Predicted 3D model of a 505-nucleotide part of an RNA (small-subunit ribosomal RNA, 5' domain) from a metagenome.
[in-house]
Context: one part of a larger RNA
RNA sequence: GGAUGAACGCUGGCGGCACGCUUAACACAUGCAAGUCGAGCGGAGGGAGAGGUGCUUGCACCUCGAACUUAGCGGCGGACGGGUGAGGAACGCGUGGGUAACCUGCCCUAUACAGGGGGAUAACACAGAGAAAUCUGUGCUAAAACCGCAUAAGCCUACAGUACCGCAUGAUACGGUAGGAAAAACUCAGGUGGUAUAGGAUGGGCCCGCGUCUGAUUAGCUAGUUGGAGAGGUAACGGCUCACCAAGGCGACGAUCGGUAGCCGGUCUGAGAGGAUGGACGGCCACAUUGGGACUGAGACACGGCCCAAACUCCUACGGGAGGCAGCAGUGGGGAAUAUUGCACAAUGGGGGAAACCCUGAUGCAGCGAUGCCGCGUGAAGGAAGAAGAUUUUCGGAUUGUAAACUUCUAUCAGCAAGGAAGAAAACGGACAGUACUUGACUAAGAAGCCCCGGCUAACUACGUGCCAGCAGCCGCGGUAAUACGUAGGGGGCAAGCGUUAUCC
Numbered sequence: 001g002g003a004u005g006a007a008c009g010c011u012g013g014c015g016g017c018a019c020g021c022u023u024a025a026c027a028c029a030u031g032c033a034a035g036u037c038g039a040g041c042g043g044a045g046g047g048a049g050a051g052g053u054g055c056u057u058g059c060a061c062c063u064c065g066a067a068c069u070u071a072g073c074g075g076c077g078g079a080c081g082g083g084u085g086a087g088g089a090a091c092g093c094g095u096g097g098g099u100a101a102c103c104u105g106c107c108c109u110a111u112a113c114a115g116g117g118g119g120a121u122a123a124c125a126c127a128g129a130g131a132a133a134u135c136u137g138u139g140c141u142a143a144a145a146c147c148g149c150a151u152a153a154g155c156c157u158a159c160a161g162u163a164c165c166g167c168a169u170g171a172u173a174c175g176g177u178a179g180g181a182a183a184a185a186c187u188c189a190g191g192u193g194g195u196a197u198a199g200g201a202u203g204g205g206c207c208c209g210c211g212u213c214u215g216a217u218u219a220g221c222u223a224g225u226u227g228g229a230g231a232g233g234u235a236a237c238g239g240c241u242c243a244c245c246a247a248g249g250c251g252a253c254g255a256u257c258g259g260u261a262g263c264c265g266g267u268c269u270g271a272g273a274g275g276a277u278g279g280a281c282g283g284c285c286a287c288a289u290u291g292g293g294a295c296u297g298a299g300a301c302a303c304g305g306c307c308c309a310a311a312c313u314c315c316u317a318c319g320g321g322a323g324g325c326a327g328c329a330g331u332g333g334g335g336a337a338u339a340u341u342g343c344a345c346a347a348u349g350g351g352g353g354a355a356a357c358c359c360u361g362a363u364g365c366a367g368c369g370a371u372g373c374c375g376c377g378u379g380a381a382g383g384a385a386g387a388a389g390a391u392u393u394u395c396g397g398a399u400u401g402u403a404a405a406c407u408u409c410u411a412u413c414a415g416c417a418a419g420g421a422a423g424a425a426a427a428c429g430g431a432c433a434g435u436a437c438u439u440g441a442c443u444a445a446g447a448a449g450c451c452c453c454g455g456c457u458a459a460c461u462a463c464g465u466g467c468c469a470g471c472a473g474c475c476g477c478g479g480u481a482a483u484a485c486g487u488a489g490g491g492g493g494c495a496a497g498c499g500u501u502a503u504c505c
Base pairs, nucleotide, nucleotide: 001505002504003503004502006501007500008499009498010497013376014375015374016373017372018371019369020368021334026332027331028330030329031328032327035076036075037074040073041072043070044069045068049064050063051062052061053060054059055058083287084286085285092212093211094210095209096208097207098206099205102204103203107200108199109198110197111196112195113194115149117147118146124139125138126137127136128135129134155180156179157178158177159176161174162173163172165170185192186191213259214258215257220250221249222248225247226246227245228244230242231241232240262284263283264282265281266277267276268275269274289310290309291308292307293306312323313322314321315320340366342365343364344363348362349360350359351358352357379409380408381407382406389400390399391398392397413446416440417439418438419437423432449494450493451492452491453490454475455474456473460489461488462487463486464485470477471476
């Protein structure tokens, strides 16, 4: 000098764009943050209306019943999106490869197909237990829920074979024998769904080369340890797991142990090499009170799912239950320090749905904060051999100083009034917003501070003080003429900021 997610002191006019718990991964009141589908299903509510019976002609009863609503079964989605950086020095990340060792819902393409049956169960009713959370028993019922059977172009498994390819384990193609596994309807007849197989696309899993902080005042470490043949397990290779066998494997090219740390694109600095850093945004990873576990599923060992244990908090009729903000706001606490319990789904995107639409604290916006960057303003021109005041003086003057007053002019911003968007691709639909912007009238009015002035380092005098009070980044200043302390005048620098502190280069 530059930089910062900054803080503190003094000061503070406006706008745009960004950014805003770096500390306690501390504890959390309250509200919201993941639902949707009635065009899968049986009910329940509802009752437009229609029909009938009785007659006291406007009521009663019975039957059917459209819209609409929906607890439950069922489907898809809750594995995305959002948060945080605790852990982890690791194939975690980065980069380049491999998978002949793998998976992939929804989507696209192609081919083939959908025949015929069965038994339940929630809802509901009744009964019961419980303070509650909730649960139990009996009975009834539906499905695109569940289960056999049939069919099998193709698929899977086992057995043996031929051709061809590969560095290799082996892959591909072809036909043979035996065995095995499918399906769901709705319809406006256009389609929407369903099953199987193959291919694609997308997304992942696993493996490898190289790179990835520090300590030797850590030198030896290791028994599933290293390897084998076998079995199990997995979507898949593999000590991943297991029984057996062998005794290996790693290490001064730093093993092991300890400390620290999310990694990267990037960012800051620097001429560069490098050094430092990883806040916002984007990619990857890890985590979801702490520890463990699996279930479901195409996908999780699952933030707003389940089970167990622990700590904590809450309810309780003491028998037992409920909870998890490192989602958005917000509260307490910690701290030098970090915002609203806002508006809207109008846009973009996501989930569900045939659609209408519903949901969406993602997102779009608004609010607060000079936290940063950028832009603008606080007036412009004229105006004295130069008012007053102030400071100083050698008492002549000098400085403040064209500065002010005064004259003329202008109107950016703010304020007032009128109009008023784009963002919305056929129609409807705008939170922002009466915002941006435009126009008009109006007034110099409402808008300047902070630090410094001994040298480094731009900028000097007076008074006060008297090694005191104090200053100070370094050198140092102050003990009676202090340009170094305090005040004033003047000056210098930057400017809605200016200084200080902290950290990095």
The coordinates come from a structure-prediction model, not an experiment, and the mean pLDDT is 86.